[in-house]
RNA sequence: GAGUUUGAUCCUGGCUCAGAACGAACGCUGGCGGCAGGCUUAACACAUGCAAGUCGAACGUGAAGCAGGAGCUUGCUCCUGUGGAAAGUGGCAGACGGGUGAGUAACGCGUGGGAAUUUACCCAGUGGUUCGGAAUAACGCAUGGAAACGUGUGCUAAUACCGAAUACGCCCUCCGGGGGAAAGAUUUAUCGCCAUUGGAUGAGCCCGCGUCGGAUUAGCUAGUUGGUGAGGUAAUGGCUCACCAAGGCGACGAUCCGUAGCUGGUCUGAGAGGAUGAUCAGCCACACUGGGACUGAGACACGGCCCAGACUCCUACGGGAGGCAGCAGUGGAGAAUUUUGCGCAAUGGGCGGAAGCCUGACGCAGCGACGCCGCGUGUGCGACGAAGGCCUUCGGGUCGUAAAGCACUGUCAAGGGGGAAGAACACUUAAUUGUUGACGGUACCCCUGAAGGAAGCACUGGCUAACUCCGUGCCAGCAGCCGCGGUAAUACGGAGAGUGCAAGCGUUGUUCGGAAUCAUUGGGCGUAAAGAGCAUGUAGGCGGCUUAGUAAGUCUGAAGUGAAAGCCCGGGGCCCAACCCCGGAAGUGCUUUGGAAACUACUAGGCUUGAAUCCCGGAGGGGCAAGUGGAAUUCCCAGUGUAGAGGUGAAAUUCGUAGAUAUUGGGAGGAACACCAGUGGCGAAGGCGGCUUGCUGGACGGUGAUUGACGCUGAGAUGCGAAAGCGUGGGGAGCAAACAGGAUUAGAUACCCUGGUAGUCCACGCCGUAAACGAUGGGUACUAGUUGUCGCGGGUAUCGACCCCUGCGGUGACGCAGCUAACGCACUAAGUACCCCGCCUGGGGACUACGGCCGCAAGGCUAAAACUCAAAGGAAUUGACGGGGGCCCGCACAAGCGGUGGAGCAUGUGGUUUAAUUCGAUGCAACGCGAAGAACCUUACCUGGGUUUGACAUCUGGAGAACGUAGUGGAAACACAUAUCGGUGCCUUUCGGGGAACUCCAAGACAGGUGCUGCAUGGCUGUCGUCAGCUCGUGUCGUGAGAUGUUGGGUUAAGUCCCGCAACGAGCGCAACCCUCGUCCUUAGUUGCCAUCAUUAAGUUGGGCACUCUAGGGAGACUGCCGGUGUUAAACCGGAGGAAGGCGGGGAUGACGUCAAGUCCUCAUGGCCCUUACGGGUUGGGCUACACACGUGCUACAAUGGCAGUGACAAUGGGUUAAUCCCAAAAAACUGUCUCAGUUCGGAUUGGGGUCUGCAACUCGACCCCAUGAAGUCGGAAUCGCUAGUAAUCGCGUAACAGCAUGACGCGGUGAAUACGUUCCCGGGCCUUGUACACACCGCCCGUCACACCAUGGGAGUUGGGUCUACCCGAAGGCCGUGUGCCAACCUGCUUGCAGGAGGCAGCGGACCACGGUGGGUUCAGCGACUGGGGUGAAGUCGUAACAAGGUAGCC
Repeated sequence: GAGUUUGAUCCUGGCUCAGAACGAACGCUGGCGGCAGGCUUAACACAUGCAAGUCGAACGUGAAGCAGGAGCUUGCUCCUGUGGAAAGUGGCAGACGGGUGAGUAACGCGUGGGAAUUUACCCAGUGGUUCGGAAUAACGCAUGGAAACGUGUGCUAAUACCGAAUACGCCCUCCGGGGGAAAGAUUUAUCGCCAUUGGAUGAGCCCGCGUCGGAUUAGCUAGUUGGUGAGGUAAUGGCUCACCAAGGCGACGAUCCGUAGCUGGUCUGAGAGGAUGAUCAGCCACACUGGGACUGAGACACGGCCCAGACUCCUACGGGAGGCAGCAGUGGAGAAUUUUGCGCAAUGGGCGGAAGCCUGACGCAGCGACGCCGCGUGUGCGACGAAGGCCUUCGGGUCGUAAAGCACUGUCAAGGGGGAAGAACACUUAAUUGUUGACGGUACCCCUGAAGGAAGCACUGGCUAACUCCGUGCCAGCAGCCGCGGUAAUACGGAGAGUGCAAGCGUUGUUCGGAAUCAUUGGGCGUAAAGAGCAUGUAGGCGGCUUAGUAAGUCUGAAGUGAAAGCCCGGGGCCCAACCCCGGAAGUGCUUUGGAAACUACUAGGCUUGAAUCCCGGAGGGGCAAGUGGAAUUCCCAGUGUAGAGGUGAAAUUCGUAGAUAUUGGGAGGAACACCAGUGGCGAAGGCGGCUUGCUGGACGGUGAUUGACGCUGAGAUGCGAAAGCGUGGGGAGCAAACAGGAUUAGAUACCCUGGUAGUCCACGCCGUAAACGAUGGGUACUAGUUGUCGCGGGUAUCGACCCCUGCGGUGACGCAGCUAACGCACUAAGUACCCCGCCUGGGGACUACGGCCGCAAGGCUAAAACUCAAAGGAAUUGACGGGGGCCCGCACAAGCGGUGGAGCAUGUGGUUUAAUUCGAUGCAACGCGAAGAACCUUACCUGGGUUUGACAUCUGGAGAACGUAGUGGAAACACAUAUCGGUGCCUUUCGGGGAACUCCAAGACAGGUGCUGCAUGGCUGUCGUCAGCUCGUGUCGUGAGAUGUUGGGUUAAGUCCCGCAACGAGCGCAACCCUCGUCCUUAGUUGCCAUCAUUAAGUUGGGCACUCUAGGGAGACUGCCGGUGUUAAACCGGAGGAAGGCGGGGAUGACGUCAAGUCCUCAUGGCCCUUACGGGUUGGGCUACACACGUGCUACAAUGGCAGUGACAAUGGGUUAAUCCCAAAAAACUGUCUCAGUUCGGAUUGGGGUCUGCAACUCGACCCCAUGAAGUCGGAAUCGCUAGUAAUCGCGUAACAGCAUGACGCGGUGAAUACGUUCCCGGGCCUUGUACACACCGCCCGUCACACCAUGGGAGUUGGGUCUACCCGAAGGCCGUGUGCCAACCUGCUUGCAGGAGGCAGCGGACCACGGUGGGUUCAGCGACUGGGGUGAAGUCGUAACAAGGUAGCC
């Protein structure tokens, strides 16, 4: 920086990605070289080889071999010399080098200091190096043992051991003195040895500072802390011991637990930081585990010793041996890490005088792309843009100059030839001469041929560079996050193409970054997570003005140190780079020291403004205690009085004839204090309200005085702390959890009602929590105003209360700057700053578990993790919704008229049935709908029998004009055999023919599909709704979504118009323009009309065009006029005139959009599917079925009627045509009859007979006549239409059609009733409000139960690890004691090889102590029947708690 919460927005906030890095691993792939690096796991176990020896110039022996000699048994023995193996004595080195990181939270490490030490070899200096002695290994002999290894005895040397002498310096000292040394070798040049001084180097010790997490570890400590003395050490020291004292450490984190080697550095980062401690370098620790010492300059010793333990091996069972965390290597563990290589040539180390020897240190090679760096896999030309692949709109595009082809080059690899530096010490030589290379015949150079041998991996929905086809069909699968996949997937799999990197590419893991997501740099806390319920106050932090001093902080200079390597800069060397070398800088730190004195601090002094005290004054439900008052409720007593009362939405439980309720009087008792009363007062908060008294806290105002910074905050701590709850004892009127009953309800463990116990009240003691809220910690200072109110004061004025101006303190409202994500805050800050405290770091799990503390209990405080999700959230916006509100409209209700729902029938649908009952339409907005008309056809369905280039279109070849006629089988379609005759059209012609139609035959491309998908689509249509709305441009406001305009006041049928207004305009809708009806005028009069004239049976004819009518054109109506209301407006009301009056009636006309609404079966169309069939033709059947249910209708149930007669008057339309003519009326009206009945109502059903249409009326047409005469007596719940020429009622016409109408679409005749009104039902519009909804209430969403899975708490116990403690045992070892056994050196004595002494050794004893044992405690972990809650899981159960007034406001 990006993605991800939303319909969209801003914010908060987490999750995720892009970067860099790695001792890596895994997958696919793999040409070469250089330089680095390679068991991160089991400090698991190890076969085999090697990794520390060397010195003959310290010493004694002296094998083999060689030479000479001797003996003889001619191949042996002996002697001498030479030779030097081998072991031994002795010296030095094995404390270095190499490995590992188990332990260690420590003076272990880092850094800087220090004093009480030592230091072999090395350097410098001083002085020495004399005289003696006794042994012992090797070796010989004997002997034990399987072995390892010994034992006895005898011989021997030394630079091994011992004594004496000497002592400049050295050590001790009581200052008199005392003590202590040496080693020689030898080629005569050296190397050694002893004592001592100093240096260098190394090592030991002490101190300041720094060095992980946990407080759910708060107290720890007995050699503990200090002293004195002693011991011990190289040396200080409780290091050890005796005695004395009682200290020492700890909130600046002791102790305990967990984790960890530390550092230079490394990775990352802009930095500050964070993470890390492989390789290289410094330090430390360790060497199978534990303990111990010996030797030594140095060790408590990786390749030494002793003991104990575990393990492995050998064994003759008696005993022994061993320690790869050295280099290789093996097994094992593991995702995972190499050769049992070469060489001492170089560098370095040990020994040696040296040659030299040793050196798995090291130098090299091998293995593995593990990393970094470099190189290559060719280069140029080359279009027919080849073939082929892929895509395609079929034109083409793309792979692609890519290939082929032509020309060229030769890095690497291959073959051949040449061939290093690293090498100089040293030795050697007369010599500047010669000798020495593991790597290695390697690097490098030359030649040869040859494009020949050398490219993969990941990705392509967004983030994130890169797109198409096919397959698949919520399957298979993908996925880092968001998310893809349910038939058109750029997201799965394949292909083509593309993108990125490249001998690598991806994945996984880990670290830092992004993450300002722990914020020092650099965050926050009103509502997002977050201010502790409030106060007092300890430690701590911070602190007014001024003077002087000090110099801890601070600033400045200098010195030392900050190892090397690394990083950075500048040079240089390998062809370059990586890599390496040289120099510089840096190393922000620590220490020492000189200086400065502003600030902080400290010391001393002063000041008054912060703070406090005194005095005066008034305000107040501040607190505590005692007393006291009236109203009301309830109860008791008494009176009056009678049938109800009470309660509710309505009721009932309940009370009442044993007298309630009501009312009057009296009494009892408890609790609470109406009015005053107020965003008024007081208090730190909780909280405080009748009145009186007492005691008492705080704040405020005023004036002067006093103290002199005494202040602010406040971790712990302490106190206070509503309600509920707990304990003890009282009290108990009302109210009232629990509980009971009555209702409500599907249920009702609720809401409502009647009762009612704890409790509420008091005293004392606990509890310690609340949405304890201003969801806002405390303090100080600063920063516009306006206005109200409470307390106190000042000024002015007044007779005075007021009013007015003003100061201080409180408490409210509005508002500027500023702040804020917004809402909002705004001198009472959420503004600007400083000081101190508390708290937060995604949601859930979890205001939880465990542990601890508190509590009588309830419970409180403190407070995790596993697991799980990609969100959870705040504010605001637009919608939608509300059993929210306001305004308004509509045949929406109401007021009326007539129906439906009941009957019979018609018709459509569901269902059922069926071989098929073709398909679609399904709340309003499907159901007399598609269908303006199913007997065949239609027809899409079923059955049977048939067909395959097809009924239809285009193309190819052949034949033939087309066309007409006829046979058999068959239900037809069709099949079969074919045949005969007739017949010759159109255009053109070079007269042969050709061409276009048409028919037949053949083959294939293709036709065809009412097959699927209306959720892939176009078009058309329905619906909200003829509702009044829906938007845009510019401007303005807002961070933004958006708002404004379009809201408001009026008005309208209307977003219609007017006024106002940060809006001004505009568009689609409304209205108007269009058609029609109503009046008039005009034009035109035939097929129309007939007033006047004539005529006829008749407008029949002449005539006429006045009227009617027809159909063209105009006029007319606009709130224009008058009055009133209204804002002087728009408009409304009334009136005049007028045929018509406020839209005159009707029609056409349907905004942005909604419903994935309907239609693939009108048509068109993508994709999929069928192709001798899902195509095409045909017969018959079906769509007409029928226990049933629903919709729409017709006809009725009758007298407002039926029947009979009389009896007029239409219009639309049709008939080929403008009116003639034809198709043609009914109701009404009048007269007669019927007289209330299943009828002279009603006509279903059925029988018979006919007519018509048609190829054909059986399934299955209509009509007529005769006969038959069903249900039905006005229709339950419910429900529909209609506001005027309307409803109702009466008939008529038309389309399609052979025929079929109760349907549809039209036409006219007769012709009503009612509307108070908008409370309610339904639908709609505008404004507003709430919202956890946005698929938008048919929304969202909670909890139990059931099922599956996951992690976790408790749990009788059980298993293991760590640790503490008491006691027992007590190896090796040093120390102490003893030492009767044993002993060469020195001393003494003499009996001269004995004795004694000195000094030691073994043995024994003691304290200490490792392992081990027993008991107890504590802690951590594993398992655990059962059990608790939690989380997760497309469609389970029960309810409906929350979101709207969520239907009882919600919440703590």
The prediction has a mean pLDDT of 84.
This is a predicted structure of a 1452-nucleotide RNA (small-subunit ribosomal RNA) from an uncultured bacterium.
It matches the Rfam family "Bacterial small subunit ribosomal RNA". Its family is annotated with structural constituent of ribosome and ribosome in the Gene Ontology.